[in-house]
RNA sequence: CUUAUCAAGAGCGGCGGAGGGACAGGUCCUGUGAAGCCCGGCAACCUGCACGAAGGACGUGCAAAGGUGCUAAUUCCUGCGGAGCGAUGUGCUCCGAGAGAUGAG
Numbered sequence: 001c002u003u004a005u006c007a008a009g010a011g012c013g014g015c016g017g018a019g020g021g022a023c024a025g026g027u028c029c030u031g032u033g034a035a036g037c038c039c040g041g042c043a044a045c046c047u048g049c050a051c052g053a054a055g056g057a058c059g060u061g062c063a064a065a066g067g068u069g070c071u072a073a074u075u076c077c078u079g080c081g082g083a084g085c086g087a088u089g090u091g092c093u094c095c096g097a098g099a100g101a102u103g104a105g
Stems, first nucleotide, its partner, number of pairs: 001105006011039001013038003019029003023079004040071003045067002047063006075099001080096006
């Protein structure tokens, strides 16, 4: 940089000791113990198998040994644009983009 996904799911465990939720604002979690590490777990992106004329690509289903990932809150909410409602509280709802995260290349 390209592409796919981001409303589901996952521990009353051990070590550890004060912070954490990307950024900013808000807000939330936290000594009834944060981060981090280990174990456990979830999922099924890569992967394997089956089926679809089925080799490629694609779709559906099954599996989970291996490579990742994830395991408070929708990606916690908003951050830019549009539509609708609402009526001066600059609010509510929806859609899209951006940003971010993860996989594969």
This is a predicted structure of a 105-nucleotide RNA (SAM riboswitch aptamer (S box leader)) from a sheep gut metagenome. It matches the Rfam family "SAM riboswitch aptamer (S box leader)". Gene Ontology term of the family: regulation of gene expression. The sequence is in RNAcentral, with records from MGnify.